[in-house]
RNA sequence: GCAUCAAUAAUUUAAUGGUAGAAUAUCCGUUUUCCAAAUGGACUGUGGCGGUUCGAUUCCGUCUUGAUGUA
Numbered sequence: 001g002c003a004u005c006a007a008u009a010a011u012u013u014a015a016u017g018g019u020a021g022a023a024u025a026u027c028c029g030u031u032u033u034c035c036a037a038a039u040g041g042a043c044u045g046u047g048g049c050g051g052u053u054c055g056a057u058u059c060c061g062u063c064u065u066g067a068u069g070u071a
Base pairs, nucleotide, nucleotide: 001070002069003068004067005066006065007064010024011023012022013021018054026042027041028040029039030038047063048062049061050060051059
C1' cells in the first nucleotide's frame, strides 16, 4: 500500500429493514439482630458525517479507531 472483519449501557453481549433485550455493575426497597446471599424496581446505549427508504443498529459511501492477512 491492498484486502477482510469489528465498533450497541460503566463492562460482556443479543437483535438479518418496523421505535434495542439480557447478564454483571451502580442506586433505592423487601427480607435479616447486622453483613452476605436471595428477591422487587430504577438508571444508563446503536463510533462521526452523508445517502437509500414510509421507516435504518440493520443496506450503501466516506472518515476515525482497533484486529487480522498479504506484499
Transfer RNA from Capsaspora owczarzaki ATCC 30864, 71 nucleotides, folded computationally. Lineage of the source: Eukaryota > Filasterea > Ministeriida > Capsasporidae > Capsaspora owczarzaki. Its Rfam family is "tRNA". It is annotated as a transfer RNA.